[in-house]
RNA sequence: GAGCGGCUUCUGGAGAGACUGUACCUAGUACAGCGCCGAAGGAUUCACAAUCUCAGGCAAAAGAACAGAAGAGUAAC
Numbered sequence: 001g002a003g004c005g006g007c008u009u010c011u012g013g014a015g016a017g018a019c020u021g022u023a024c025c026u027a028g029u030a031c032a033g034c035g036c037c038g039a040a041g042g043a044u045u046c047a048c049a050a051u052c053u054c055a056g057g058c059a060a061a062a063g064a065a066c067a068g069a070a071g072a073g074u075a076a077c
Base pairs, nucleotide, nucleotide: 001077007071008070009069010068011067012066017034019033020032021031022030023029024028035058036057037056041054042052043051044050
C1' cells in the first nucleotide's frame, strides 16, 4: 500500500391468532389452554438442502437473517 471476515452508523427487510379465559385493570403485563411462524440464536447433517422449535416470534412498536452505502481497523498478500 492493500484491505476478506467481523464491528459501528444509515436505509430496505418476510412469515404466523390485535385468539380464548383469569388476575391487576389506563395501557400493558403475567399465568393457563389450543392453534401457528422461521429470517436473531441453537440443534440434527461430512456439507448443502431439508427438518426440529429449546429459545424467539404471531396488530403496531421492538427485534430480525440478508442486501446496499459509508466509517474505523485487524488479517492474507
This is a predicted structure of a 77-nucleotide RNA (Glycine riboswitch aptamer) from Schinkia azotoformans LMG 9581. Its Rfam family is "Glycine riboswitch aptamer". Rfam describes the family as follows. This family represents the bacterial glycine riboswitch. The source organism's lineage runs through Bacteria, Bacillati, Bacillota, Caryophanales and Schinkia azotoformans. Its mean pLDDT, the model's own confidence on a scale to 100, is 79.